[in-house]
RNA sequence: GCCAGAGUAGCUCAGCUGGUUAGAGCGCACGACUCAUAAUCGUGAGGUCGGGAGUUCAAGUCUCCCCUCUGGCA
Numbered sequence: 001g002c003c004a005g006a007g008u009a010g011c012u013c014a015g016c017u018g019g020u021u022a023g024a025g026c027g028c029a030c031g032a033c034u035c036a037u038a039a040u041c042g043u044g045a046g047g048u049c050g051g052g053a054g055u056u057c058a059a060g061u062c063u064c065c066c067c068u069c070u071g072g073c074a
Stems, first nucleotide, its partner, number of pairs: 001073007010026004019057001028044005050066005
C1' cells in the first nucleotide's frame, strides 16, 4: 500500500428486511435476607450506538469521507 472484519453502558456482547421506548449478562449504588459476610432476590444509575455528511416520513441498521483496532496479502 491492497483486501476483509470489528467499533453499541465501566467490561463482554445482542440488536440484521430501516419502524413504537436502545437491551442482556457481569460489574457499580441502594434495599431485602443474615448476628455478620458471601450467595440469593428486588430496585436504580449509567449510552452524543467511534466522528462527520448524505438518503428517508423515520437510520445503531443504507451510502460516502475520516479515525482506531484485529486478521490476511505484498
Transfer RNA from a Longimicrobiales bacterium, 74 nucleotides, folded computationally. It matches the Rfam family "tRNA". Its family is annotated with triplet codon-amino acid adaptor activity in the Gene Ontology. The organism belongs to Longimicrobiales, within Bacteria. RNAcentral holds the sequence, with entries from ENA and MGnify.